RNA sequence: AAAAUUCUUCGGGGAUGGGUGUAAUUCCCUACUGGCGGUGAUUUGUGGCAGGCAUGCCUGUACGCAUUCAGUCCGCGACCUGCAGCUUCGGCUGCGGCUGAUUCGGUGAGAAUCCGAGACCAACAGUAAAGUCUGGAUGAGAGAAGAUAAAA
Repeated sequence: AAAAUUCUUCGGGGAUGGGUGUAAUUCCCUACUGGCGGUGAUUUGUGGCAGGCAUGCCUGUACGCAUUCAGUCCGCGACCUGCAGCUUCGGCUGCGGCUGAUUCGGUGAGAAUCCGAGACCAACAGUAAAGUCUGGAUGAGAGAAGAUAAAA
């Protein structure tokens, strides 16, 4: 310095205003939201290098480090589900299945990530048809942070 291990905490947002109707936060117009890890030309800081001058500041940089940037790029999770094992019959574990959505323009050496514009997507059950209400869920969880951690 690092790992196994064990434990603790944390770990999802959103219907404004109106229309129709017996009835809709479900339809229509409008409004609003964006889990986790990765990637990453943005951001900020700092160092290197080059240049400038008023000499400790400024400018530049296809350079390094740290930080930070994607709902629709890659992967994962939640819901549902097949098989096997276990079971106190509630479920749990392992390996699988299923699992949504982006274009155009700009800059540039280079952009599915930057800038601008437009578009699109969002499990299941309930209910006038739901990303936003209610419910399974005081659940589960990708993971995040911290503690623990012998010897070699």

This is a predicted structure of a 152-nucleotide RNA (FMN riboswitch aptamer (RFN element)).
Its Rfam family is "FMN riboswitch aptamer (RFN element)". Rfam links the family to the GO term FMN binding. From the family's description: The RFN element is a highly conserved domain that is found frequently in the 5'-untranslated regions of prokaryotic mRNAs that encode for flavin mononucleotide (FMN) biosynthesis and transport proteins.